This is a predicted structure of an 83-nucleotide RNA (transfer RNA) from a Candidatus Uhrbacteria bacterium. NCBI's taxonomy places the organism under Bacteria, Bacteria candidate phyla, Candidatus Uhriibacteriota. Its Rfam family is "tRNA". The coordinates come from a structure-prediction model, not an experiment, and the mean pLDDT is 81.
[in-house]
């Protein structure tokens, strides 16, 4: 060069075209102790706001579709196989 497989929060990872991020790790408050470790409860993707709430967000870009992480073309990156 060909060909094929991956890329999703901080990290591992899930998701039949129909609320993005379910689960678990970490992290933070609480609770429990004398103090702590376990172990429960609550939260937790970024941005802007005092708050309601608004916008983004599934490697980039584009399309198709009422509707994309998912279907389709480009393309970047990693890895495996062929030459």
């Nucleotide at each position: 060069g060909c060909g094929g497989a991956u890329g999703u929060g901080g990290c591992g990872g899930a998701a039949u075209g129909g609320u993005a991020u379910a689960c678990g790790c970490g992290c933070a408050g609480g609770u429990c102790u004398c103090a702590g470790a376990a172990g429960c409860c609550u939260g937790u993707g970024g941005g802007c706001g005092c708050a309601a709430g608004c916008c983004c967000u599934u490697g980039g870009a584009g399309g198709u579709u009422c509707a994309a992480g998912u279907c389709c073309u480009c393309u970047c990156a990693u890895c495996c196989g062929c030459a």